[in-house]
RNA sequence: GUCACUCAAAGGCAUACCCGUCGCAAGGCGGGGACGCAAAGCCUCCGGUCUCGGGGUCAGAACGGCUCGAGAUAGCGGGGUUGCCGGC
Numbered sequence: 001g002u003c004a005c006u007c008a009a010a011g012g013c014a015u016a017c018c019c020g021u022c023g024c025a026a027g028g029c030g031g032g033g034a035c036g037c038a039a040a041g042c043c044u045c046c047g048g049u050c051u052c053g054g055g056g057u058c059a060g061a062a063c064g065g066c067u068c069g070a071g072a073u074a075g076c077g078g079g080g081u082u083g084c085c086g087g088c
Base pairs, nucleotide, nucleotide: 001088002087003086012037013036017032018031019030020029021028022027035075041081042080043079045078046077047076048073049072050071051070052069054068055067056066057065058064
């Protein structure tokens, strides 16, 4: 550098759900718990999806629609970057 991937070794992370807590919310954090994951380590640069307290707008009005903006998701992909072991 490249390839393979638990039917090697050593381990790692932690879905849903429950309890507590923060948040309007999506969701986050801590504990429990494991559906799974060879990057399910880290980062919102690109796309997707989700949320809407705030602004604008449609409307007689709505707990509604559209939109701006803000936020969330890295376990939705792409991308960046770092890492363990083994074979060649």
A computed fold for an 88-nucleotide RNA from an uncultured Pseudomonadota bacterium, annotated as c-di-GMP-I riboswitch aptamer. The sequence was found by an Rfam model in a public genome assembly. It matches the Rfam family "c-di-GMP-I riboswitch aptamer". Gene Ontology term of the family: cyclic-di-GMP binding. The coordinates come from a structure-prediction model, not an experiment, and the mean pLDDT is 81.